[in-house]
RNA sequence: GGGCGAGUGGCGAAACUGGUAGACGCGCAAGGUUUAGGACCUUGUGAGGGCAACCUCUUGAGAGUUCGACUCUCUCCUCGCCCA
Numbered sequence: 001g002g003g004c005g006a007g008u009g010g011c012g013a014a015a016c017u018g019g020u021a022g023a024c025g026c027g028c029a030a031g032g033u034u035u036a037g038g039a040c041c042u043u044g045u046g047a048g049g050g051c052a053a054c055c056u057c058u059u060g061a062g063a064g065u066u067c068g069a070c071u072c073u074c075u076c077c078u079c080g081c082c083c084a
Base pairs, nucleotide, nucleotide: 001083002082003081004080005079006078007077010026011025012024019067027045028044029043030042031041032040046057047056048055049054060076061075062074063073064072
């Protein structure tokens, strides 16, 4: 230099053909249980704003197509594999 693949909450990982993003698990927080801890059980857990109801934003970055994009197209960034 060329080809292919990947990038989603703190971490892993779903979202099938474009139609409610974050299911599920881990971790974390609070509570229960325990003499205490572990294990187990319950609830909560992306970010910002708000007392709350709720509102806004969020799929590596930027643009495009579309009524609608994690998903399709283009450029770039990072990582991995192969070829030279």

Annotation:
The RNA shown here (transfer RNA) has 84 nucleotides and comes from a Patescibacteria group bacterium. It was read from a public genome assembly. Model confidence (mean pLDDT): 80 of 100. Rfam family: tRNA. By type it is a transfer RNA.